A computed fold for a 74-nucleotide RNA from an Akkermansiaceae bacterium, annotated as transfer RNA. The sequence is in RNAcentral, with records from ENA. The organism belongs to Akkermansiaceae, within Bacteria. Its Rfam family is "tRNA". Rfam links the family to the GO term triplet codon-amino acid adaptor activity. It is annotated as a transfer RNA.
Parts: sequence; C1' cells; structure tokens
RNA sequence: GCGGGUGUAGUUUAGUGGUAGAACGUGAGCUUCCCAAGCUUGAGGUGAGGGUUCGAUUCCCUCCAUCCGCACCA
Repeated sequence: GCGGGUGUAGUUUAGUGGUAGAACGUGAGCUUCCCAAGCUUGAGGUGAGGGUUCGAUUCCCUCCAUCCGCACCA
C1' cells in the first nucleotide's frame, strides 16, 4: 500500500428500517447483631461525520480504532 472482519451500558453480548434487551457489575431500600447471600427498585449504551428515508443502531459513503490475510521494505 491492497483486500476483508469487527465496533451496542463499566464488562461480556442479543437484536430489528418503527419506544434498544439480557447477564455480570454498580447506586438506593428491605432483610441481618455484622458480613455474605437473597428480594425490590434506579442510573447507565448503538465509534465520529455525512447521505437515503416519514423514520437509520440497521441501508450507502468517508473517517477513526482494532483484528486477520496479502504485498513491499533496510
């Protein structure tokens, strides 16, 4: 340099053109002499920009990050 994959919550991940879910973690409350466990409840997310569309996390383009392969190289 060329080609391809991936990017969703603090972490691991599901998902679909029509209100974005789960698990773990975390805050609060209940429970307990205390801790742990358990129960209830809350906060928290679509890598960035642009395009298409009534509507984009989803489709298209560019960029960024990361991974894989190929090429080049002193």